[in-house]
RNA sequence: GCGCCAGUAGCUCAGCUGGAUAGAGCGUUUGACUACGAAUCAAAAGGUCGCGGGUUCGAAUCCCUCCUGGCGCA
Numbered sequence: 001g002c003g004c005c006a007g008u009a010g011c012u013c014a015g016c017u018g019g020a021u022a023g024a025g026c027g028u029u030u031g032a033c034u035a036c037g038a039a040u041c042a043a044a045a046g047g048u049c050g051c052g053g054g055u056u057c058g059a060a061u062c063c064c065u066c067c068u069g070g071c072g073c074a
Base pairs, nucleotide, nucleotide: 001073002072003071004070005069006068007067010026011025012024013023019057028044029043030042031041032040050066052064053063054062
């Protein structure tokens, strides 16, 4: 330099045949339970879906540039 894959909550990931308010598990916080904890149960907070632009009535999803990481070729 070229090709492929990945980037979504603090962490690990789902969602990618474009459709209505973006989700799960773990973690965090609060409450219940308990003599106190752990476990369990309930609830809540937490996201400009890597950046920017484009297409579209509508984009996490499609297109382009760039950034980061991984693999392969040279």

The RNA shown here (transfer RNA) has 74 nucleotides and comes from an Atopobiaceae bacterium. Its Rfam family is "tRNA". The family's RNA type in Rfam is transfer RNA. The source organism's lineage runs through Bacteria, Bacillati, Actinomycetota, Coriobacteriia and Atopobiaceae. It was read from a public genome assembly.